Model confidence (mean pLDDT): 79 of 100. The RNA shown here (FMN riboswitch aptamer (RFN element)) has 138 nucleotides and comes from a Bacillota bacterium. Taxonomically the source falls in Bacillota (Bacteria, Bacillati).
[in-house]
RNA sequence: UAGAUCCUUCAGGGCAGGGUGAGGCGUAGCCGAUUCCCGACCGGUGGUAACGCAGUGUGCGAAGUCCACGAGCCAUAGCUGGCAUGAACUGGUGUAAUUCCAGUACCGACGGUACAGUCCGGAUGAAAGAAGGAGACA
Numbered sequence: 001u002a003g004a005u006c007c008u009u010c011a012g013g014g015c016a017g018g019g020u021g022a023g024g025c026g027u028a029g030c031c032g033a034u035u036c037c038c039g040a041c042c043g044g045u046g047g048u049a050a051c052g053c054a055g056u057g058u059g060c061g062a063a064g065u066c067c068a069c070g071a072g073c074c075a076u077a078g079c080u081g082g083c084a085u086g087a088a089c090u091g092g093u094g095u096a097a098u099u100c101c102a103g104u105a106c107c108g109a110c111g112g113u114a115c116a117g118u119c120c121g122g123a124u125g126a127a128a129g130a131a132g133g134a135g136a137c138a
Stems, first nucleotide, its partner, number of pairs: 001138001005134006017038003023031003040118002042108002044069004051061004064106002072083004088104005110121003
């Protein structure tokens, strides 16, 4: 120099407000959905970048719907294998953009429950990966 391998830590956000009333009760009334309707809100990880910042070595940041991955289920002692795995167009600029700018759309595992991206639960879990440390052979 290189970096097999090992260790540690970290690693997800979100129904304001209104309507309806399944149903319930101590029934001349009252309660009752973050699930329905209107509306509101949110966007994991790596890659890519014409934008931004620093700066002239390049570095850093920037996509929910472009590429890839993770979370789920089954099998396995484990390695690992199998299954499942959502969604974008239009216009503008330009040599070049599905990433920039503008507009309008769309999507979101499983179990529970009044039908859930946002509540509760598996989960004080797991994990894409990030940071730090140790470090063999050569």
It was read from a public genome assembly, where an Rfam model found it.